The RNA shown here (c-di-GMP-I riboswitch aptamer) has 78 nucleotides and comes from an Actinomycetota bacterium. It was read from a public genome assembly, where an Rfam model found it. Lineage of the source: Bacteria > Bacillati > Actinomycetota.
RNA sequence: ACACGACCAGGGCAAACCCGCCGCAAGACGGGCACGCAAAGCCAGGGGCCUCAACUGCGAGGCAGCCCAGCUACCGUA
Numbered sequence: 001a002c003a004c005g006a007c008c009a010g011g012g013c014a015a016a017c018c019c020g021c022c023g024c025a026a027g028a029c030g031g032g033c034a035c036g037c038a039a040a041g042c043c044a045g046g047g048g049c050c051u052c053a054a055c056u057g058c059g060a061g062g063c064a065g066c067c068c069a070g071c072u073a074c075c076g077u078a
Stems, first nucleotide, its partner, number of pairs: 003077003012037002017032004022027001035065001041071002045068003048063005
């Protein structure tokens, strides 16, 4: 460096739900709480799903904890 995730150590994140707030919505954000996660860190390039609008044709938004790809990374080496 690459691979792997058994063990070890420091730890990290935070589902659903509740409250607040933004949004038409999907959903985002903050707090509480943990279902879980070895990338549950980042990222919307590909696929998929969701919302809104349209319905002759065209669109806008969201989900990274759905998968693939890309970037970065702690501990260790069964």